[in-house]
The part of an RNA shown here (small-subunit ribosomal RNA, 5' domain) has 519 nucleotides and comes from Chryseobacterium chendengshani.
The RNAcentral record of the full RNA draws on ENA and SILVA.
The coordinates come from a structure-prediction model, not an experiment, and the mean pLDDT is 81.
Rfam family: Bacterial small subunit ribosomal RNA. Gene Ontology terms of the family: ribosome and structural constituent of ribosome.
Context: one part of a larger RNA
RNA sequence: GGAUGAACGCUAGCGGGAGGCCUAACACAUGCAAGCCGAGCGGUAGAAGAUCUUCGGAUCUUUGAGAGCGGCGCACGGGUGCGGAACACGUGUGCAACCUGCCUUUAUCUGGGGGAUAGCCUUUCGAAAGGAAGAUUAAUACCCCAUAAUAUAUUGAAUGGCAUCAUUCGAUAUUGAAAACUCCGGUGGAUAGAGAUGGGCACGCGCAAGAUUAGAUAGUUGGUGAGGUAACGGCUCACCAAGUCAAUGAUCUUUAGGGGGCCUGAGAGGGUGAUCCCCCACACUGGUACUGAGACACGGACCAGACUCCUACGGGAGGCAGCAGUGAGGAAUAUUGGACAAUGGGUGAGAGCCUGAUCCAGCCAUCCCGCGUGAAGGACUAAGGCCCUAUGGGUUGUAAACUUCUUUUAUACUGGGAUAAACCUACCCUCGUGAGGGUAGCUGAAGGUACAGUAUGAAUAAGCACCGGCUAACUCCGUGCCAGCAGCCGCGGUAAUACGGAGGGUGCAAGCGUUAUCC
Numbered sequence: 001g002g003a004u005g006a007a008c009g010c011u012a013g014c015g016g017g018a019g020g021c022c023u024a025a026c027a028c029a030u031g032c033a034a035g036c037c038g039a040g041c042g043g044u045a046g047a048a049g050a051u052c053u054u055c056g057g058a059u060c061u062u063u064g065a066g067a068g069c070g071g072c073g074c075a076c077g078g079g080u081g082c083g084g085a086a087c088a089c090g091u092g093u094g095c096a097a098c099c100u101g102c103c104u105u106u107a108u109c110u111g112g113g114g115g116a117u118a119g120c121c122u123u124u125c126g127a128a129a130g131g132a133a134g135a136u137u138a139a140u141a142c143c144c145c146a147u148a149a150u151a152u153a154u155u156g157a158a159u160g161g162c163a164u165c166a167u168u169c170g171a172u173a174u175u176g177a178a179a180a181c182u183c184c185g186g187u188g189g190a191u192a193g194a195g196a197u198g199g200g201c202a203c204g205c206g207c208a209a210g211a212u213u214a215g216a217u218a219g220u221u222g223g224u225g226a227g228g229u230a231a232c233g234g235c236u237c238a239c240c241a242a243g244u245c246a247a248u249g250a251u252c253u254u255u256a257g258g259g260g261g262c263c264u265g266a267g268a269g270g271g272u273g274a275u276c277c278c279c280c281a282c283a284c285u286g287g288u289a290c291u292g293a294g295a296c297a298c299g300g301a302c303c304a305g306a307c308u309c310c311u312a313c314g315g316g317a318g319g320c321a322g323c324a325g326u327g328a329g330g331a332a333u334a335u336u337g338g339a340c341a342a343u344g345g346g347u348g349a350g351a352g353c354c355u356g357a358u359c360c361a362g363c364c365a366u367c368c369c370g371c372g373u374g375a376a377g378g379a380c381u382a383a384g385g386c387c388c389u390a391u392g393g394g395u396u397g398u399a400a401a402c403u404u405c406u407u408u409u410a411u412a413c414u415g416g417g418a419u420a421a422a423c424c425u426a427c428c429c430u431c432g433u434g435a436g437g438g439u440a441g442c443u444g445a446a447g448g449u450a451c452a453g454u455a456u457g458a459a460u461a462a463g464c465a466c467c468g469g470c471u472a473a474c475u476c477c478g479u480g481c482c483a484g485c486a487g488c489c490g491c492g493g494u495a496a497u498a499c500g501g502a503g504g505g506u507g508c509a510a511g512c513g514u515u516a517u518c519c
Stems, first nucleotide, its partner, number of pairs: 001519004006515005013371006019364002021329001026327003030324003035072003040069002046063007079282003089206007098199002103195008111145004121134005151174010180187002208254003215245003220242008257279004261272004284305005307318004335361001337360003343357001344355004374405004384396005410456006424441008463508005468489003474503005484491002
């Protein structure tokens, strides 16, 4: 000198863009953050209408919340950096050792039957959370049969390679599918193949510090066999052998999320890993699996533990490292805001619904950028202040006053559904069955915002640090090794340009200094 997720002191007019718990992965009141589907199913309360009525109500038609069964989603999105020195990450390969819901595409099917169960109703236990029993009912829920193989076992042939082998065409046996809804246009379901996307696994190289850590290892190293997995493998187990790693640093200890990047530097390098993007890990602490295409699952389950809360003392409930917010810690870090209008996600045929993702607004000079605090003229160089060689001169200083001008900004008023708009509905055109384009209508949180115009009047707006040398900027007074200053050298003991004040000056400027850290 540059830089910062900064803090502190003094000061503070505006706008745009960004950023904002670095500490206690400490504890959390309250609200919201993951739902959707009646075009899968049974169907209730209720509503409207009609009929009957003993006026209590009953029956029929249409409609129909809530809850339930079922399907998809909840494994995404969002947060944090505890752990981890590791194939975690980065990069480059390999899988002849693998999986992949939704999506695209190809081919073939979608036949027959059955028993339940939630809901509803009745009874019942419990303070509650929550159950129990009986009766009864449906499905795209569940089960059986049929028909289908590139599945499994045995086996034949051909081609190829990278060692185990792979690919293609067959034969025999065994087992294994499906689901309907419909507005009749379609939407679904099953099997097999291919693609795309996403993942899994293995390897080469790279990737902290300490030798005041020198030996480490028993599923350890390898083999055979079996189990397990989507898949290879001591991944697990039985048996057999005695190996394996290490001074090219094993093992141990300490520290740490990794990368793209960011800061600095001419570069080499050094430091760093906030915001944004990719990957990893975690979700009160530890463990476990279930479901599922995918989890060993932040707002799922079970067990144990700590903590908090409710209780009728028998027993129960909870998990903000989601968005706000609270307490605590700390030098220190924001609103219990608006909207789904846009982008994206889930679901649905769709309208739509949900979305603290997202888009916006609020707070903070935290940073970057821009603008303003007026401009021109104006000398008897006024008064006042300060200084001196003091009837005088210098300086503040064209500075002020005064005259003329401007109105960025400010204030008031007026205009302004500016732009981001497409989706959707109706019609038309093109290809041809859901896409593209056009016309008209509809939808804007931000927001009566941005922006534009009119009026008024210099009107609303300057500080901070420094002035001995380094280092731009000097005098007077006070003090007298005192009070104090100080980044280094150093200053102060009676003429201090170094302390304190004043006048003057220098630098930067809505900021200026100090502290901390990095180069």